[in-house]
This is a predicted complex of two RNAs, RNase P RNA and transfer RNA, with 478 nucleotides together. It holds a member of the Rfam family "Bacterial RNase P class A". The family's RNA type in Rfam is ribozyme. Its family is annotated with ribonuclease P activity, dimeric ribonuclease P complex and tRNA processing in the Gene Ontology. Model confidence (mean pLDDT): 76 of 100.

RNA sequence: GCGGAGGGUUGGAUGAUCGCACUGGCAGGGCGCAGGCCCGGCGGUGAGGAAAGUCCGGACUCCAUGAAGCAACGGUGCCGGGUAACGCCCGGCCGGGGCAACCCGAGGGAAAGCGCCACAGAGAACAGACCGCCCCACGGGCUCACAAGGCCGGGGGCAAGGGUGAAACGGUGGGGUAAGAGCCCACCGCGGGACGGGUAACCGGACCGGCAUGGCAAGCCCCACCGGGAGCAAUGCCGAAUAGGGGUUCCGCGCGGAUCCGGCCUCCGGGCCGCCCGCAGGCCGCUUCAGCCCAGGGACCCGGGUUGGCAGCAAGGAUCUCCGCGGCAACGCGGCGACAAGAGGAAUGAUCAUCCAGGGGGGAAACCUCCGGACAGAAUCCGGCUUACAGACCCUCCGCGCCC
RNA sequence: GGGCCUGUAGCUCAAUUGGUCAGAGCAGAGCGCUCAUAACGCUUUGGUUGGGGGUUCGAGUCCCUCCGGGCCUA
Numbered sequence: 001g002c003g004g005a006g007g008g009u010u011g012g013a014u015g016a017u018c019g020c021a022c023u024g025g026c027a028g029g030g031c032g033c034a035g036g037c038c039c040g041g042c043g044g045u046g047a048g049g050a051a052a053g054u055c056c057g058g059a060c061u062c063c064a065u066g067a068a069g070c071a072a073c074g075g076u077g078c079c080g081g082g083u084a085a086c087g088c089c090c091g092g093c094c095g096g097g098g099c100a101a102c103c104c105g106a107g108g109g110a111a112a113g114c115g116c117c118a119c120a121g122a123g124a125a126c127a128g129a130c131c132g133c134c135c136c137a138c139g140g141g142c143u144c145a146c147a148a149g150g151c152c153g154g155g156g157g158c159a160a161g162g163g164u165g166a167a168a169c170g171g172u173g174g175g176g177u178a179a180g181a182g183c184c185c186a187c188c189g190c191g192g193g194a195c196g197g198g199u200a201a202c203c204g205g206a207c208c209g210g211c212a213u214g215g216c217a218a219g220c221c222c223c224a225c226c227g228g229g230a231g232c233a234a235u236g237c238c239g240a241a242u243a244g245g246g247g248u249u250c251c252g253c254g255c256g257g258a259u260c261c262g263g264c265c266u267c268c269g270g271g272c273c274g275c276c277c278g279c280a281g282g283c284c285g286c287u288u289c290a291g292c293c294c295a296g297g298g299a300c301c302c303g304g305g306u307u308g309g310c311a312g313c314a315a316g317g318a319u320c321u322c323c324g325c326g327g328c329a330a331c332g333c334g335g336c337g338a339c340a341a342g343a344g345g346a347a348u349g350a351u352c353a354u355c356c357a358g359g360g361g362g363g364a365a366a367c368c369u370c371c372g373g374a375c376a377g378a379a380u381c382c383g384g385c386u387u388a389c390a391g392a393c394c395c396u397c398c399g400c401g402c403c404c
Numbered sequence: 405g406g407g408c409c410u411g412u413a414g415c416u417c418a419a420u421u422g423g424u425c426a427g428a429g430c431a432g433a434g435c436g437c438u439c440a441u442a443a444c445g446c447u448u449u450g451g452u453u454g455g456g457g458g459u460u461c462g463a464g465u466c467c468c469u470c471c472g473g474g475c476c477u478a
Base pairs, nucleotide, nucleotide: 001400002399003398004397005396006395007394008393009392010391012355013354014353015352016351017350018349020046021045022044023043024042026040028039029038030037031036048375052386053385055384056383057382058381059380060231061230062229063228065290066289067288068287069286070285073227074226075225076224077223078092079091080090081089082088093107094105095104096103097102108222109221113220114219115216116215117214130162131161132158133157134156135155136154140152141151142150143149170188171187172186173185174184175183189211190209191208192207195204196203197202235311236310237309238308245302246301247300248299249298250297251296254279255278256277257276261274262273263272264271265270281293282292283291317339319338320337322335323334324333325332326331356373358371359370360369361368362367405477406476407475408474409473410472411471414430415429416428417427423461432448433447434446435445436444454470455469456468457467458466
């Protein structure tokens, strides 16, 4: 210098004028008996790295009797760590790509079971023989005097080669054989594996086994772990309004004991009801335990009214910068400091001037002129992921070339 | 704001447990029939299965992500 890889920061600046929302004062004006309200003027504050998609995880609130176990359903999925938590992040392992920096991976289990593998092909999962290779001798036919040989046909062996396919039941080489074949041997692969290293995933591996075990789990499934449901239009309070209106439907009001107490009846023997105890039943899909319920309880729909205010909700907290310590890191602990959007049918805008990037045209240049500032906009709040994004700047690393 | 559903030809719908070239009706075009039109008969055009990526030998179908449309909710 050229080409690349990883990470971070920023997302026009300053000023003026007009306007919008919220808010703090005011010895300003108006209204009201008053609390107070309205207007005016002055001051303060006013979008993001993604505020987005709503894809995950929480905080918070309400609903569901509680706890434990099981089942069902949903999710996650190499290993270790971080975190409030996560499907996120960090580190490592394995596989793949790249000369490299580095990047990518839904990456548990296919010897638990079930299912699927179209077409083509001989054969597709307890495999199979079309072409082919080889043997036999029967001799049927042809060639032929006969034999040998050849061709067609018959009986058998084989799976090396060809061919089909996404995939063909280990691969390469040698021996062996009629031809062949893990039939035998070496190496590689595969399975088991003493032992060694590592927290683990995993790595190395003496030795053993002639090979058994194709692929798909983003098919059912198995294993491990996690998970109640709904969402701030949740929810609470105040005010206003109204008739607490109508309909459909489900489960129930059971049995026994005792007779202390209360009530009622009485033919004075007692009886009935309540209370009490137990069983049954109900309140979670099932079981167990605990608690509660016993005559009412629940579910759904229709119609009508109100559609105002306050809280939730904004000085915030799993927040951020810097420093120190621990850790490879994510991150944790400690210290100093910083951080005021808060609307609610919903504000955050526009114009002008100068400058700063960028692009086009003219010009030798100075300069002139025109265009022009990405994606996008809070809605209870956080942690992530994903997606969109004109440019500008910084740091680290790799490869190649040249020079010293 | 929050929650849920859905997307196949111009329109309405199919497509078996993932399988060979994604079909059918209407519409459109051409031809026939008719004096002519409609109806009818024959032939035919038209699809990146909303876009992209992944799993698989193979995706409309399974998974992820983005986009469009619709419904519910004070």